[in-house]
A computed fold for a 72-nucleotide RNA from a Candidatus Micrarchaeota archaeon, annotated as transfer RNA. It matches the Rfam family "tRNA". Rfam classes the family as a transfer RNA. About the family: Transfer RNA (tRNA) molecules are approximately 80 nucleotides in length.
RNA sequence: GGGCUCUUAGCGCAAUGGUAGCGCGCCUGCAUGGCAUGCAGGAGGUUGCGGGUUCAAAUCCCGCAGAGUCCA
Numbered sequence: 001g002g003g004c005u006c007u008u009a010g011c012g013c014a015a016u017g018g019u020a021g022c023g024c025g026c027c028u029g030c031a032u033g034g035c036a037u038g039c040a041g042g043a044g045g046u047u048g049c050g051g052g053u054u055c056a057a058a059u060c061c062c063g064c065a066g067a068g069u070c071c072a
Stems, first nucleotide, its partner, number of pairs: 001071007010024004018055001026042006048064005
């Protein structure tokens, strides 16, 4: 320098163009003398950045940035 894949909550990951969700973690309550554990509830997201297409974009297209991998 080139090809491919990836970028979504604190972490790991889902989501076939139509309300952004799951697990773990975090917070609150209940149960326990307390911890662990269990149950119930809750907070937390400009979906890497910019633009385009569309009635509607995490999703499709273009550019940029970053990561991984392969080739040179």